[in-house]
Molecule: transfer RNA
Organism: Patescibacteria group bacterium
RNA sequence: GGGCCUAUAGUUUAAUGGUAGAACACCACUUUCGCAUAGUGGAGAUGGCAGUCCGAUUCUGCCUAGGUCCA
Numbered sequence: 001g002g003g004c005c006u007a008u009a010g011u012u013u014a015a016u017g018g019u020a021g022a023a024c025a026c027c028a029c030u031u032u033c034g035c036a037u038a039g040u041g042g043a044g045a046u047g048g049c050a051g052u053c054c055g056a057u058u059c060u061g062c063c064u065a066g067g068u069c070c071a
Stems, first nucleotide, its partner, number of pairs: 001070007010024004018054001026042005047063005
């Protein structure tokens, strides 16, 4: 330098182009003399910029970061 793959919550991950879900973690409450467990509720995310489309996490291009292969 070139080819390919990946990027979603703090972490691990779902999602046929049509309201982004879950688990663990976090916060509040209940339960306890207290802690833990358990139960109920809550906050929290699509790497960036464009394009296509009525509508993009999804399709396309470029960039960024990581992985892999070739030179």